[in-house]
RNA sequence: UGAGCCGGCCGGGUGGCCGCGGCUCGGGCGAGCGCCCGGGUCGAGGAAGGUCGGGGCUCCGCAGGGCAGGGUGCUGGCUAACGGCCAGUCGGGGUGACCCGCAGGAAAGUGCCACAGAGAACAGACCGCCGAUGGCGGGCGAGAGUCCGCACAGGCAACGGUGAAACGGUGCGGUAAGGGCGCACCAGCGGCUCGGGUGACCGGGUCGGCUCGGCAAACCCCACCCGGAGCAAGGCCAAGCGUGGGACAUGGACGGCCCGUCCGCCCCAAGAGGGGCAGUCCCCAGGUGGGCCGCGUAGAUGGAUGGCCACCCAGCCCUCUUCGGAGGGUGGACAGAACCCCGCCUACAGGCCGGCUCACCGU
RNA sequence: GCGGGUGUAGUUCAAUGGCAGAACGUCAGCUUCCCAAGCUGAUAGUGCGGGUUCGAUUCCCGUCACCCGCU
Repeated sequence: UGAGCCGGCCGGGUGGCCGCGGCUCGGGCGAGCGCCCGGGUCGAGGAAGGUCGGGGCUCCGCAGGGCAGGGUGCUGGCUAACGGCCAGUCGGGGUGACCCGCAGGAAAGUGCCACAGAGAACAGACCGCCGAUGGCGGGCGAGAGUCCGCACAGGCAACGGUGAAACGGUGCGGUAAGGGCGCACCAGCGGCUCGGGUGACCGGGUCGGCUCGGCAAACCCCACCCGGAGCAAGGCCAAGCGUGGGACAUGGACGGCCCGUCCGCCCCAAGAGGGGCAGUCCCCAGGUGGGCCGCGUAGAUGGAUGGCCACCCAGCCCUCUUCGGAGGGUGGACAGAACCCCGCCUACAGGCCGGCUCACCGU
Repeated sequence: GCGGGUGUAGUUCAAUGGCAGAACGUCAGCUUCCCAAGCUGAUAGUGCGGGUUCGAUUCCCGUCACCCGCU
């Protein structure tokens, strides 16, 4: 100098004028609700957004156990909690700073692996290799047999080829040809064991020829967690509207199911039982569709925080230039609270600060 | 504001994780004096960005758009 990585922060400022919403003070009008004038004070964000995760709060009488259903998924910690955050382990990517990962189990079970290919999951023989054993033909031999050929039975899976994936790799021995068939080394797996670490895991020793494919963001198994609904929750007040019908104990309420739990009050009657009210659910009609609380030192009501001017601050463009600068113009994104909070994700003009890496050049 | 659902050709719909199809439409040709009908052929697509997988319309995550319900 160029290219890049990570972390943090800002996201216009000051003044004037005109406006908007809440609260409040003073004055005036008014019987009152309230209206008018003037003043003070407060009034959006890093994401207020998406509504993805969690919590508070409220109701479902209680919210207890199991099942179903759903979620999470390496380890340790933080947190009220989370699918969040921090640190680490392992795997992958990058020359590197560093980045990414829903990262338990495939040696519990089931399922899938198209096309191609001989064979795709306790595999298989197309091109091939072989002729040990048996067979056939021929030669030699008195015979036992031996030699040559064929590739019929048979043996083999090294080599060629297919595929995303082909049942360890290299070398030597061995063999009819071959093959972990045997051996040495290497890679992986499993058992035992030593050391380090809280742990995930890491490093080493030894034994076993054990070589056991992938997919669980397929079903599933394992471990842990989760009741449902949501401020249009819910409560109070006011107004108005049916003394409507049906079911309620081999039943009903019962958070989706089961267990568990609950099924009231009054009157009449000696009792059996009858009647009424309340409650839950269903059906048919009718009425209201208002206020306050919930609700916060912004706040709710169909929803306030804006506009103009001047100067300045970045940035961009043009002109001049004595290369220091001067003048003029333009100009600031994404987006806007609505019960509250903690996170995540997404959008964002432009700028600032700090740390680090790689390449080249100079000393 | 809250809750739920759906995105595939121009339109309406299909498609076990294995070559994305059908009908209508559009365009061109044939047929006709011309048009319609008919016949033949073509056309064009998984909302977008990542991930898992040998392979994704399908499975997972994020995002965008649309639809429905609740006073």